RNA sequence: UGCAAUGUAGCUCAGUGGGUAGAGCAAGCAGCUCAUAACUGCUCGGUCGAGGGUUCGACUCCCUCUAUUGCGA
Repeated sequence: UGCAAUGUAGCUCAGUGGGUAGAGCAAGCAGCUCAUAACUGCUCGGUCGAGGGUUCGACUCCCUCUAUUGCGA
């Protein structure tokens, strides 16, 4: 420097023929227990990497930038 992939909750990841953003783990509370763990239930938690464009409407489509990874030179 070129090409490609990835970036979504604290962590690991779903969700793409455009239509109100989810799961598991973690955390908090409650139940159970003499108590702890385990287990069960509930709750909390996101301006979907950044900026712009298209659209009535964008995680999703287009452009630019940025970070990480891989390949090539």

The RNA shown here (transfer RNA) has 73 nucleotides and comes from a Steroidobacteraceae bacterium. The sequence is in RNAcentral, with records from ENA and MGnify. Its mean pLDDT, the model's own confidence on a scale to 100, is 83. NCBI's taxonomy places the organism under Bacteria, Pseudomonadota, Gammaproteobacteria, Steroidobacterales, Steroidobacteraceae. Its Rfam family is "tRNA". The family's RNA type in Rfam is transfer RNA.